[in-house]
The RNA shown here (transfer RNA) has 72 nucleotides and comes from a Candidatus Nealsonbacteria bacterium. Model confidence (mean pLDDT): 81 of 100. Rfam family: tRNA.
RNA sequence: UCCGGGGUAGCUCAAUGGUAGAGCAACGCACUGUUAAUGCGUGGGUUGUCGGUUCGAGCCCGACCCCCGGAG
Numbered sequence: 001u002c003c004g005g006g007g008u009a010g011c012u013c014a015a016u017g018g019u020a021g022a023g024c025a026a027c028g029c030a031c032u033g034u035u036a037a038u039g040c041g042u043g044g045g046u047u048g049u050c051g052g053u054u055c056g057a058g059c060c061c062g063a064c065c066c067c068c069g070g071a072g
Base pairs, nucleotide, nucleotide: 001071002070003069004068005067006066007065010024011023012022013021018055026042027041028040029039030038048064049063050062051061052060
C1' cells in the first nucleotide's frame, strides 16, 4: 500500500430500512440469625467520527479513525 472481517450499555453480544434489546455486572426490594443463592424491579446508549440517500438509517452509500486477519 491492497483485500476481508469488526467497532452498539461497565463486559460478552443481538437487532430483515419502521419504538435500540438480551445475558452477565451494578443498584433497590423481597427472602434470612448473617452472607451466598434465588425471585421481582430499576438505572445505564451521541450505535467509532463526519457527511449523503430515504417519509424514516445501528442497518444502504462515501470519506476518515481504531482493532483483528490475509496479500505484497